Overview
The prediction has a mean pLDDT of 80. A computed fold for a 75-nucleotide RNA from a Candidatus Parvarchaeota archaeon, annotated as transfer RNA. It was read from a public genome assembly. Rfam family: tRNA. Rfam describes the family as follows. Transfer RNA (tRNA) molecules are approximately 80 nucleotides in length. It is annotated as a transfer RNA. The source organism's lineage runs through Archaea, Nanobdellati and Candidatus Parvarchaeota.
[in-house]
RNA sequence: GCUCCCAUAGUUUAGCUUGGAUAGAACGUCGGUUUCCUAAACCGAAUAUCGGAGGUUCAAAUCCUCCUGGGAGCA
Numbered sequence: 001g002c003u004c005c006c007a008u009a010g011u012u013u014a015g016c017u018u019g020g021a022u023a024g025a026a027c028g029u030c031g032g033u034u035u036c037c038u039a040a041a042c043c044g045a046a047u048a049u050c051g052g053a054g055g056u057u058c059a060a061a062u063c064c065u066c067c068u069g070g071g072a073g074c075a
Stems, first nucleotide, its partner, number of pairs: 001074007010027004020058001029045005051067005
C1' cells in the first nucleotide's frame, strides 16, 4: 500500500442476508416476597436514539460513502 472481518445496556450478545410498529435476551445491579441471617427460588425496576459524520428512503441498528478504534490476510 491492497483486501476482508468486527464495533448494539455494566458484561456477553440476538436482530443486519430480505429496511417497517416501543431494539430483545442472559448474566450482573437495585428493590420486594420468603428466611433467625445469607444463599437459592420467585416477582418487579433501571440501564443501549445500535462507534462517529453524511447520504438514499415515507421510514435506517439494517442499504451506500467517508472517518475512528480493534483484528486477520497478501505484498